[in-house]
Molecule: transfer RNA
Organism: Eukaryota sp. BB2
RNA sequence: UUCUCAGUAGCUUAGUUGGCAGAGCGUGCGGCUGUUAACCGCAAGGUCGUUGGUUCAAAUCCAAUCUGAGAAG
Repeated sequence: UUCUCAGUAGCUUAGUUGGCAGAGCGUGCGGCUGUUAACCGCAAGGUCGUUGGUUCAAAUCCAAUCUGAGAAG
């Protein structure tokens, strides 16, 4: 320098046939218990790496760019 893959909640990640952003763990509150743990219920937490474009509508399609991993030279 070129190519490929990845980036979504605090962590691990699902979702790409374009149509309401989800789960597990963790956190907070409550229930249960003599207490803790476990278990059960509820809740908070996301400008989907960034910028722009296409579209009635974008995590998803297109372009550029940033970060990380791998490959070639």